The RNA shown here (transfer RNA) has 71 nucleotides and comes from a bacterium. Its mean pLDDT, the model's own confidence on a scale to 100, is 82. It matches the Rfam family "tRNA". It is annotated as a transfer RNA.
[in-house]
RNA sequence: GCGGACAUAAUUUAGGGGUAGAAUAGUUGCUUCCCAAGCAACAUGCCCGAGUUCGAUUCUCGGUGUCCGCA
Numbered sequence: 001g002c003g004g005a006c007a008u009a010a011u012u013u014a015g016g017g018g019u020a021g022a023a024u025a026g027u028u029g030c031u032u033c034c035c036a037a038g039c040a041a042c043a044u045g046c047c048c049g050a051g052u053u054c055g056a057u058u059c060u061c062g063g064u065g066u067c068c069g070c071a
Base pairs, nucleotide, nucleotide: 001070002069003068004067005066006065007064010024011023012022013021018054026042027041028040029039030038047063048062049061050060051059
């Protein structure tokens, strides 16, 4: 330099046009003599920009980052 894959919550990830789910972690409450465990509730998210669309996390293009391959 060229090609490909991936980017969603603090972490691991599902979802691939119509209000984004789960697990773990966190906070609060209940339970307990206390801790742990258990139960309930809550908060935190679509990498950035543009395009298409009534509507984009999703489709298209570009950028950024990570990984892989070729040279």